This is a predicted structure of a 385-nucleotide part of an RNA (large-subunit ribosomal RNA, domain III) from Oligoflexus tunisiensis.
The coordinates come from a structure-prediction model, not an experiment, and the mean pLDDT is 83.
The full RNA is in RNAcentral, with records from SILVA.
Context: one part of a larger RNA
RNA sequence: AAGUAGCGUAAAAGGACGGUGAAAAACCGUCCCGCCGAAAGUCCAAGGUUUCCUGGGCCAGGGUAAUCCUCCCAGGGUUAGUCGAACCCUAAGGCGAGGCCGAAAGGCGUAGUCGAUGGGAAACGGGUUAAUAUUCCCGUACCGUUUGUGUGGAGUGAUGCGGGGGUGGAGAAGGGCAGUCAGGCCGGGUGUUGGAUAUCCCGGUGCAAGCUCGUAGACAGAUCGCUUUGGCAAAUCCGGGCGGUUAAUGUCGAGAAGUGAUGCGGUGGACUUCGGUCCUGAAGUUGAUGAUCCCAUGCUCACAAGAAAAGCCGCUAAACGUUGAAGCACAUCGCUCGUACCCCAAACCAACUCAGGUGGACAGGGAGAGAAUCCCAAGGCGAUU
Numbered sequence: 001a002a003g004u005a006g007c008g009u010a011a012a013a014g015g016a017c018g019g020u021g022a023a024a025a026a027c028c029g030u031c032c033c034g035c036c037g038a039a040a041g042u043c044c045a046a047g048g049u050u051u052c053c054u055g056g057g058c059c060a061g062g063g064u065a066a067u068c069c070u071c072c073c074a075g076g077g078u079u080a081g082u083c084g085a086a087c088c089c090u091a092a093g094g095c096g097a098g099g100c101c102g103a104a105a106g107g108c109g110u111a112g113u114c115g116a117u118g119g120g121a122a123a124c125g126g127g128u129u130a131a132u133a134u135u136c137c138c139g140u141a142c143c144g145u146u147u148g149u150g151u152g153g154a155g156u157g158a159u160g161c162g163g164g165g166g167u168g169g170a171g172a173a174g175g176g177c178a179g180u181c182a183g184g185c186c187g188g189g190u191g192u193u194g195g196a197u198a199u200c201c202c203g204g205u206g207c208a209a210g211c212u213c214g215u216a217g218a219c220a221g222a223u224c225g226c227u228u229u230g231g232c233a234a235a236u237c238c239g240g241g242c243g244g245u246u247a248a249u250g251u252c253g254a255g256a257a258g259u260g261a262u263g264c265g266g267u268g269g270a271c272u273u274c275g276g277u278c279c280u281g282a283a284g285u286u287g288a289u290g291a292u293c294c295c296a297u298g299c300u301c302a303c304a305a306g307a308a309a310a311g312c313c314g315c316u317a318a319a320c321g322u323u324g325a326a327g328c329a330c331a332u333c334g335c336u337c338g339u340a341c342c343c344c345a346a347a348c349c350a351a352c353u354c355a356g357g358u359g360g361a362c363a364g365g366g367a368g369a370g371a372a373u374c375c376c377a378a379g380g381c382g383a384u385u
Base pairs, nucleotide, nucleotide: 014032015031016030017029018028019027033382034381035380036379041362042361043360044359047342048341051340052076053075054074055073056072057071061069062068081142082141083338084337085336087120088119089118093114094113095112099108100107101106123140124139125138126137127136143334144333147331148330149329150328151327155320156319160315161314162313163312169301170300171299174295175294176293179289180288181287182286183285184205185204186203187202188201189200206264207263210259211258212257217252218251219250220249221246222245223244224243225242226241227240228239230238231237268279269278270277271276303306348357349356364376365375366374367373
């Protein structure tokens, strides 16, 4: 220079009262006001790694102050057979015994072995903590396997064979559920402004997995016998061939209904140290609308013709089995790791509490073609002078 520029959306915005305190524009509480609302709300993945909760603190950090903090100190907090990982399986791709190639280093690659962003068993609702919950508790379930007990009484059995898994795009119509709106019903209210017991106002009217059933619908003819150049051996399986019977049969499949539920949740009242505790437990229906969600990897259409492998099912080989296999029922068992908190952000990536960047899920009301736009709900904020 200069008490100048500036104090980081330019327009989301603050105000009053009370509390705490040495001190309050900024912290806490109440009441107004304002802003977002396909987000500036909620839940995950990645990343961060204790930032979470409680008590205490105010030298530094906070673009000002600070009693406040994502700061400092101390203590506490993350509970799983079913969520995710691990695990089994494979894709692109990686590695690669032997092998081939190469002055060396090394390159390629068979068997194989890794590798998710994909396939593979099973859980929902309510309650609870200052901080975790599909993990704890209550209620009601489901899956798999080891072992045990019982039953059972002849087949069982794979790394092999077969089936299956198994798939793209566009389009249209239909059946549903969630959700929403209105009436009815239940509980509460009757105003300090001219009126308002009224066709008034406010709130509520909720509920899962599982089990039973097998609907709207979609697809395939079904079944029996004989036979056997095929499926690298075998096969009763698959495939091929021949014959008989028959008009139905089977598979898949939302939802509804019943059950779950004589339950949970919801209300009102009393007490209170204002944290909470105790008692009680109303109504729970009708209609309209209606998805981008489910049936549906369905149906229709066209050509550019849209992963693989395992789990699973069938078959037999070796082998095992009447000195009792398989199957079935009940009991038992179900280890390890993650789980706090932020997550379009002051906690991640940007040197910062940075107007930038960051994948997925949820999707209320009025107007509207709409996830546009404007105003609102739930919820969250007013952006640290």